[in-house]
Parts: sequence; C1' cells; structure tokens
RNA sequence: AAUCUACAAAGGCAAAUCCGACGAAAGCCGGAGGCGCAAAACCAAGGGUCUAAAGCGUGUAAAUGCCAUGACAGCCGGUUGCCAGA
Repeated sequence: AAUCUACAAAGGCAAAUCCGACGAAAGCCGGAGGCGCAAAACCAAGGGUCUAAAGCGUGUAAAUGCCAUGACAGCCGGUUGCCAGA
C1' cells in the first nucleotide's frame, strides 16, 4: 500500500410511526423516535423501481390507457473514506 472483517476504541447515520410544513403524487424538509447500517458518506449522464401534474389517446359521462421533464442512493452499481488487525 492492497484485499478482507473476527476482537475492540472513538464515534456516525437514522427505518417504521407521530406532529408541523412543501408537493398533483411519488417523495422531500424540520422535530420526536430508533428498525437497523462497516460505508445507510457522495453520485440520478449505468441498470432498476415508484409517481403521472401537464401532454397525447379512449369514453356521452364517470373514468381510464400511455408517458418523466418528477422522485428513490436504506435496490443493484460507480466514486471516496475513519479505526483496529484474528
């Protein structure tokens, strides 16, 4: 230095849910909370997943189909990183 993750040390992040606020929604932000995570740090111009306002169709109507320019990094993936050393 690289790979790996037993034993530690110091810590970190924060699921569901509830409250407030934003959004058409998915979801995001703040507070409480703590399921869990060795990358649950960063990246949406790799893959995948979610939503469908606007738009385009169908329908007398009620509705309904398609579609990201929206969203998800705690889905895979890419990039970077602390400590210790069986």